This is a predicted structure of a 96-nucleotide RNA (SAM riboswitch aptamer (S box leader)) from a Bacteroidia bacterium. It matches the Rfam family "SAM riboswitch aptamer (S box leader)". Its family is annotated with regulation of gene expression in the Gene Ontology. Lineage of the source: Bacteria > Pseudomonadati > Bacteroidota > Bacteroidia.
[in-house]
RNA sequence: CACUUAUCCAGAAAGACUGAGGGAUCGGGCCCUGUGAAGUCUUGGCAACCUUGAAAAGGUGCCAAUUCCCGCUUGUAAUAAUAAGGAAGAUAAGUU
Repeated sequence: CACUUAUCCAGAAAGACUGAGGGAUCGGGCCCUGUGAAGUCUUGGCAACCUUGAAAAGGUGCCAAUUCCCGCUUGUAAUAAUAAGGAAGAUAAGUU
C1' cells in the first nucleotide's frame, strides 16, 4: 500500500520559528487566512479506538465551520428542497 470491522451532527488552548496559502483528490459552492495560512517545536487540552476485572497511567489519534456543503441511486412532490442509502475520505484495531 491492500483487505476487514466499527465510528464520524459532540468536544478541545497558549507560545516560538516561519512567511502565503488552506479547508483529502476532481468539479461546483461557501468559508478561514499578514488581527499570520500550511508546516515544525514546546506546553496544554479533548476523548474515538486499543489497553485493564474496572480504573489510573500508557499506545495511536484529534483540538474552524456535520467528513464545511454538494456532486451517485431511490422515495416524497415539482428543476429546487428534503429523507434514506451509496461512493470516496479520516481515525483505530486486526489480518496478509